[in-house]
Model confidence (mean pLDDT): 75 of 100.
This is a predicted complex of two RNAs, RNase P RNA and transfer RNA, with 398 nucleotides together.
RNA sequence: UUGGCCAGUCGAGUCAUCGUCUGUAUUUAUUUACGGGAGGAAAGUCCGGACUCCAUAGAGCACUGUAGCGGGUAACGCCCGUCCGGCGCAAGCCGAGGACUAGUGGAACAGAGACGUAGUCCGUCAGGAUCCGCGAAGUUUUACUAAGCAUUCCUGACGGGGUGAAACGGCUAAACUCUACAGGGAGCAAGACCAAAUAGGCAAAGAGGAGUUGCUCGCUCCAUUUGGAUUUGCGGGUAGGUUGCUAGAGAUAAACAGUAAUGUUUGUCCAAGAUAAAUGAUGACAUAGAACAGGAUCCGGCUUACGGACUGGCCAUUAUC
RNA sequence: GCGCCUGUAGCUCAGUUGGAUAGAGCAACGGAUUUCUAAUCCGUAGGUCGUAAGUUCAAGUCUUACCAGGCGUACCA
Numbered sequence: 001u002u003g004g005c006c007a008g009u010c011g012a013g014u015c016a017u018c019g020u021c022u023g024u025a026u027u028u029a030u031u032u033a034c035g036g037g038a039g040g041a042a043a044g045u046c047c048g049g050a051c052u053c054c055a056u057a058g059a060g061c062a063c064u065g066u067a068g069c070g071g072g073u074a075a076c077g078c079c080c081g082u083c084c085g086g087c088g089c090a091a092g093c094c095g096a097g098g099a100c101u102a103g104u105g106g107a108a109c110a111g112a113g114a115c116g117u118a119g120u121c122c123g124u125c126a127g128g129a130u131c132c133g134c135g136a137a138g139u140u141u142u143a144c145u146a147a148g149c150a151u152u153c154c155u156g157a158c159g160g161g162g163u164g165a166a167a168c169g170g171c172u173a174a175a176c177u178c179u180a181c182a183g184g185g186a187g188c189a190a191g192a193c194c195a196a197a198u199a200g201g202c203a204a205a206g207a208g209g210a211g212u213u214g215c216u217c218g219c220u221c222c223a224u225u226u227g228g229a230u231u232u233g234c235g236g237g238u239a240g241g242u243u244g245c246u247a248g249a250g251a252u253a254a255a256c257a258g259u260a261a262u263g264u265u266u267g268u269c270c271a272a273g274a275u276a277a278a279u280g281a282u283g284a285c286a287u288a289g290a291a292c293a294g295g296a297u298c299c300g301g302c303u304u305a306c307g308g309a310c311u312g313g314c315c316a317u318u319a320u321c
Numbered sequence: 322g323c324g325c326c327u328g329u330a331g332c333u334c335a336g337u338u339g340g341a342u343a344g345a346g347c348a349a350c351g352g353a354u355u356u357c358u359a360a361u362c363c364g365u366a367g368g369u370c371g372u373a374a375g376u377u378c379a380a381g382u383c384u385u386a387c388c389a390g391g392c393g394u395a396c397c398a
Base pairs, nucleotide, nucleotide: 001319002316003315004314005313006312007311008310009309010308013285014284015283016282017281018280020037021036022035023034024033025032039292043303044302046301047300048299049298050297051187052186053185054184058217059216060215061214063183064182065181066180067179068082069081070080071079072078083097084095085094086093087092098178099177103176104175105172106171120161121160122159123158124157125156126155127154128153129152133149134148137145138144139143191243192242193241194240201234202233203232204231205230208222209221210220211219236397237396238395250269251268252267253266254265255264256263257262322394323393324392325391326390327389328388331347332346333345334344340378349365350364351363352362353361371387372386373385374384375383
């Protein structure tokens, strides 16, 4: 140089004019002045929390999730370290990685045989049986007796072949299940207040019902005088404002503790809060500004999208000079 | 915003406890029948099972991440 690996930064700026949401000041008000106005993912809504209401969040079962070991954290399925397994020459990357000797289930096709005490073919060896065939040897020799050989069958041992992902020893829990741990439900359209409005209507169910998504108990509230709590359907009305609402488990520098994630102390910095919903347009700076995409209760993560520009560290087998 | 559901042929749907060459009806195309058409009969083609990974010997089916489409959700009485 080339080809890779890891970590990280930016992702437009300044000025002028006009426009837009908002804070403060002045003003009856308009106006005016000064200040502030999207992201690294604001996204997907996939995890975890804060917050709010229902018990102060309760008990048991069911259900769901997580899974080597240790640590971090408000918490987590996130992060860090490490062991093991896999991939790569390497830097490094990936892993739902507890338990199939608790139990149950599953394995198509092929194959003799597939989870059931099943077992095929070939070879060698050992033992047993064998009408017929060959037949050493012996005898009283056209015959009889008969070791053995060969064949076939049975039993056992060893080795090999074939089928298949897997052949008696295993696989499968992202199969039921078991073990350990965790999880109450709903969600800012939660919740609180004010205003406006009305047919407090009709039908059905109804003695218990609602909070409380499956069940049982408990708790709270309503009803139990039936002209009836409550539920469902139809019909009717209002669809305006305030609050929740943004300074927070916040960011950053140094020191210290720790391998690290991270924590502690001190200093410094930080004013988007809209509600049909603002953050834009034009011109200039020699030219261009073209990525993915925009707040909607707020945080910590993960995942996905992203034109281009840039920084640091590391690796390289028979790459190139 | 918040919560939830669905995706298999051009259309409507099956697909069991993971084991098939993924099926059915309608539609399409070709042929037969008919004077011609329809109907009827025979045959043919058409699928990345929304996409991509993973688990497994094996995935339409199990798991995860994306993509597309759809639904519900104010208050009063």